Context: one part of a larger RNA
RNA sequence: UGACGGGAGCCCGCACAAGCAGUGGAGUAUGUGGUUUAAUUCGACGCAACGCGAAGAACCUUACCAGAGCUUGACAUCCCUCUGACCGGCCGAGUAAUGUUGGCCUUUCCUUCGGGACAGAGGAGACAGGUGGUGCAUGGUUGUCGUCAGCUCGUGUCGUGAGAUGUUGGGUUAAGUCCCGCAACGAGCGCAACCCCUACAGUCAGUUGCUACGCAAGAGCACUCUGGCCGGACUGCCGUUGACAAAACGGAGGAAGGUGGGGACGACGUCAAAUCAUCAUGCCCCUUACGCCCUGGGCUACACACGUACUACAAUGGCGGAAACAAAGGGAAGCAAUACCGCGAGGUGGAGCAAAUCCCAUAAAAGCCGCCCCAGUUCAGACUGCAGGCUGCAACUCGCCUGCACAAAGUUGGAAUUGCUAGUAAUCGCGGAUCAGCAUGCCGCGGUGAAUACGUUCCCGGGCUUUGUACA
Numbered sequence: 001u002g003a004c005g006g007g008a009g010c011c012c013g014c015a016c017a018a019g020c021a022g023u024g025g026a027g028u029a030u031g032u033g034g035u036u037u038a039a040u041u042c043g044a045c046g047c048a049a050c051g052c053g054a055a056g057a058a059c060c061u062u063a064c065c066a067g068a069g070c071u072u073g074a075c076a077u078c079c080c081u082c083u084g085a086c087c088g089g090c091c092g093a094g095u096a097a098u099g100u101u102g103g104c105c106u107u108u109c110c111u112u113c114g115g116g117a118c119a120g121a122g123g124a125g126a127c128a129g130g131u132g133g134u135g136c137a138u139g140g141u142u143g144u145c146g147u148c149a150g151c152u153c154g155u156g157u158c159g160u161g162a163g164a165u166g167u168u169g170g171g172u173u174a175a176g177u178c179c180c181g182c183a184a185c186g187a188g189c190g191c192a193a194c195c196c197c198u199a200c201a202g203u204c205a206g207u208u209g210c211u212a213c214g215c216a217a218g219a220g221c222a223c224u225c226u227g228g229c230c231g232g233a234c235u236g237c238c239g240u241u242g243a244c245a246a247a248a249c250g251g252a253g254g255a256a257g258g259u260g261g262g263g264a265c266g267a268c269g270u271c272a273a274a275u276c277a278u279c280a281u282g283c284c285c286c287u288u289a290c291g292c293c294c295u296g297g298g299c300u301a302c303a304c305a306c307g308u309a310c311u312a313c314a315a316u317g318g319c320g321g322a323a324a325c326a327a328a329g330g331g332a333a334g335c336a337a338u339a340c341c342g343c344g345a346g347g348u349g350g351a352g353c354a355a356a357u358c359c360c361a362u363a364a365a366a367g368c369c370g371c372c373c374c375a376g377u378u379c380a381g382a383c384u385g386c387a388g389g390c391u392g393c394a395a396c397u398c399g400c401c402u403g404c405a406c407a408a409a410g411u412u413g414g415a416a417u418u419g420c421u422a423g424u425a426a427u428c429g430c431g432g433a434u435c436a437g438c439a440u441g442c443c444g445c446g447g448u449g450a451a452u453a454c455g456u457u458c459c460c461g462g463g464c465u466u467u468g469u470a471c472a
Base pairs, nucleotide, nucleotide: 001472002471003469004468005467007466008465009464010463011462012461013460015456016455019420020419021418022417023416026311027310028309029308030307031306032305033304034302035301042053043052064297065296066295067294069292070291073127077126078125079123080122081121082120083119084118088105089104090103091102092101093100108117109116110115129286130285132284133283134282138280139279140275141274142273143271145269150189151188152187153186154185155184156165157164158163169180170179171178195263196262197261198260200231202229203228204227205226206225209221210220211219213218234257237251238250239249240248241247313413317372318371319370320369321368329360330359331358334353335352339348340347341346379410384405385404386403387402388401389400390399426448427447428446429445430444431443432442
């Protein structure tokens, strides 16, 4: 000087407390461990692994296993020989399939005629190739402490020195934020601001949007809205407190008030943290195989254990009927309306739309009317049977959906434990990426919309000062 303390002081954080809803019990989905297996590919392991890499494993993907095959190779550069085409299209043989193999059609350019360009076949070797190893050899990227308020430097001063000072102190702040003081004076990386969205207004622009006129056409751009510019919030004003400061509290005005709300943004560093399987890369290893290709299987197994979710256990509910109100997105190998068929999933067909125009697309919860009457039920829907639909060469292993039948566990969950302070929690539906098909996951969007916070003694994490130390 740090680190540590079941030392002290001060201060923060959904850290506790106060509340609300959960998890832990059930069924299912999904990930993991374990076990099994020919293989169940690999990685991730306290917080910070476990709906994680994977924004989508039937084949492919795919790295794993079994079997069949190739060896200058699926891919790149160079050399030699041959062909003039290659490519492509069609028809075969054979195989589980690729590899293998036969036939037909089509068939280059430049040229000094030597050849060259291009493509293919064959050959030789240099080489290719490796999701093989090492993240404890690395780059890059990322997580975490933590959006915590810290981490440092120059000069000066002090100290023999390691170092100290500044950065400590008195106040204050979300903040090393600001003020005052001070052997310090300044500065840098962080904080804040500059950026984006959102809340208000003005102005400009009005089509595909809107409608004071109108049945419509038309007309118009006031309004809604869209999107460019600009304004607006700064403790600016008033009062009180304060040290005449910084600032705090209350008030006015205001759409918004003290960082208005949200996002992006992550200092010096810590964890030999994660990743050699995104990529790149040193070294090591394989080279008729640890490379490449193909079929089938596996990654989907199942006594069990854990994590994360979904659906419930019901009356603030379930069912039936009539009937309202969104936002944000996507659409051409696409979205698909009206119409018709089907109980339905869906089918036929195809208007319109490269989209403020058309489509996906009826938002649902809420509200209104009616039935159920507390029961394993008109709750709950797993599992199973039958019959179908869709995608796709192909749904057996192993997809999703529909109808009918079947109707399990489950009556609010032990010890323990999680999230959340406001348009939040809870609850309700909608969209998108991936994607042929396949979300209860993920990323977004809006609707309805709470309760509670006395307080900082305690648990956890953190910041500053101080103290002790046999630790570095």